This is a predicted structure of a 71-nucleotide RNA (transfer RNA) from an Anaerolineales bacterium. The prediction has a mean pLDDT of 82. Its Rfam family is "tRNA". The family's RNA type in Rfam is transfer RNA. The same sequence occurs in records of 5 taxa. The RNAcentral record of the sequence draws on ENA.

[in-house]
């Protein structure tokens, strides 16, 4: 420098253009002599900026970071 891939709560992952979901974790309550386990509930997420669309995590354009391949 060229080509390809990845980026979603704190972590790991789902999601035919149609309410962003699951597991673990965190917090609250219940249960318990206490803790753990278990049960119920809550908070928290689409890498940035534009565009298309009635509707975008998803399609288009352009950035950022990381990884791989080639030189």
């Nucleotide at each position: 420098u060229g080509g390809g891939g990845a980026u979603u709560g704190g972590u790991g992952a789902a999601a035919u253009g149609g309410c962003a979901u699951c597991a673990c974790g965190u917090c609250g309550c219940g249960c318990u002599c206490u803790g753990g386990a278990c049960g119920c509930g809550a908070a928290a997420u689409u890498u940035g900026a534009g565009g298309u669309u009635c509707a975008a995590a998803u399609c288009c354009u352009u950035g950022a970071u990381c990884c791989c391949c080639a030189g």